[in-house]
RNA sequence: GCGCCAGUAGCUCAGUGGUCAGAGCAUACGCCUUAUAAGCGUGGGGUCACAGGUUCGAGCCCUGUCUGGCGCA
Numbered sequence: 001g002c003g004c005c006a007g008u009a010g011c012u013c014a015g016u017g018g019u020c021a022g023a024g025c026a027u028a029c030g031c032c033u034u035a036u037a038a039g040c041g042u043g044g045g046g047u048c049a050c051a052g053g054u055u056c057g058a059g060c061c062c063u064g065u066c067u068g069g070c071g072c073a
Stems, first nucleotide, its partner, number of pairs: 001072007010025004018056001027043005049065005
């Protein structure tokens, strides 16, 4: 330099163009317990990497850039 894959919550990941952007873990609070852990319940937490484009409507489709991984040279 070229090709392929990935980028969504603190972490690991879902998400068929329209439904409120979600799950597990973590975390805060509550219940339970003499207390802790475990268990149960409730909540907080998001620039969907960035910028454009298509569309009535984009996390999803298209283009470019950036970052990471793999391969080729």